The prediction has a mean pLDDT of 83. Transfer RNA from an uncultured archaeon, 72 nucleotides, folded computationally. The sequence is in RNAcentral, with records from ENA.

RNA sequence: GCCUCUGUAGCUCAGUGGUAGAGCGUCUGCAUGGUAAGCAGAAGGUCGCGAGUUCAAUUCUCGUCGGAGGCU
Numbered sequence: 001g002c003c004u005c006u007g008u009a010g011c012u013c014a015g016u017g018g019u020a021g022a023g024c025g026u027c028u029g030c031a032u033g034g035u036a037a038g039c040a041g042a043a044g045g046u047c048g049c050g051a052g053u054u055c056a057a058u059u060c061u062c063g064u065c066g067g068a069g070g071c072u
Stems, first nucleotide, its partner, number of pairs: 001071007010024004018055001026042005048064005
């Protein structure tokens, strides 16, 4: 230098055009004589960034930045 994959909640990851989800974690409540486990609920997101296509983009296209792998 070129190619491929990848970037979504604090962490690990789903989601493939139509209001963004799970597990774990955090907080609150229930329960217990008390704690843990358990049960119920809640908070938490510019979907890396910028542009384009579209009525509508996390999703498609281009650029750019970061990460991983490969080739020379």